The RNA shown here (SAM riboswitch aptamer (S box leader)) has 113 nucleotides and comes from a soil metagenome. Model confidence (mean pLDDT): 81 of 100.
RNA sequence: UCUCAUCAAGAGAGGUGGAGGGUAACGGCCCGAUGAAACCCGGCAACCCGCAGGCAACGAAGCAUGCAGGGUGCAAAUUCCGGCGAGAUACGUGAGUAUUCCGCAAGAUGAGG
Numbered sequence: 001u002c003u004c005a006u007c008a009a010g011a012g013a014g015g016u017g018g019a020g021g022g023u024a025a026c027g028g029c030c031c032g033a034u035g036a037a038a039c040c041c042g043g044c045a046a047c048c049c050g051c052a053g054g055c056a057a058c059g060a061a062g063c064a065u066g067c068a069g070g071g072u073g074c075a076a077a078u079u080c081c082g083g084c085g086a087g088a089u090a091c092g093u094g095a096g097u098a099u100u101c102c103g104c105a106a107g108a109u110g111a112g113g
Stems, first nucleotide, its partner, number of pairs: 001113007012041001014040003020031003026082003043074002047071003050067003054063002079106001083104003087100005
């Protein structure tokens, strides 16, 4: 850098630690001494590996289900909210505003190149 999948669910009233944090910036809005980050332990999940039995197939490969041993990941708020485009509803004479929904973009995580 490219491709594919997922992103509304889930996860401690523990220990160390001490002031910051919401993974870049900016803005908003929040969390934090009833203790932030970080580390340890515990946990969640089930993407990859592994394992189990089932279906299909038979040269190899496949499909769904389950387990949670290994590799990642995650653990306030939708990916906390912000961009672009189309639609619906309400209000408004109108420009428009609010809500909602779909697609795209951006980002995160995994797997592969």